[in-house]
Order: sequence, then C1' cells, then structure tokens
RNA sequence: AGCUGACAAAGCCACAACCGUCGCGAGGCGGUGUCGGAAAGCCACGGAUCUCCCCAUAAAGGAGACCGCCGGGUUACCUGC
Repeated sequence: AGCUGACAAAGCCACAACCGUCGCGAGGCGGUGUCGGAAAGCCACGGAUCUCCCCAUAAAGGAGACCGCCGGGUUACCUGC
C1' cells in the first nucleotide's frame, strides 16, 4: 500500500416503540431502548423513496427530507493474507 471479514479482542453506531423538544410536513435533535450494522463514519454527486409549494388530487417546475434504500466520492479502528 492492496485485499479480506472469523461464533476473536478493544471500542463504536443505534431500528421499532416511548418521553421531551424543533419543523406546515417528510423529518431533525436529546433521553430511554437495543432491531440490526465492518463504514449503520462523513459528503445529497446520480438513481429510488418521501414532504411542502405551485397546480387540475395530473405532468412539468421550484424548495426540502432521507447516506440504517442502491450506486459514487472521501476518511478510518481491529484481525488475517
């Protein structure tokens, strides 16, 4: 430096649900929680999905959400080769 991911070690993250709080909303944040995760770290770059505005309950367009849906980019612990 590249590849690998074991019923290993140390540590890490935290689904649903509930409580508080912010947001019109999708959802965010904090707590409990522990379904799961080897990038379930980070970046909305492409696609998907979702929300709001517009609108004709449409399309197109606009503004957003989500990286724990998939892909891409980037950084990284441990083990083995």
Source information
Model confidence (mean pLDDT): 83 of 100. A computed fold for an 81-nucleotide RNA from Candidatus Electrothrix communis, annotated as c-di-GMP-I riboswitch aptamer. RNAcentral holds the sequence, with entries from ENA and Rfam.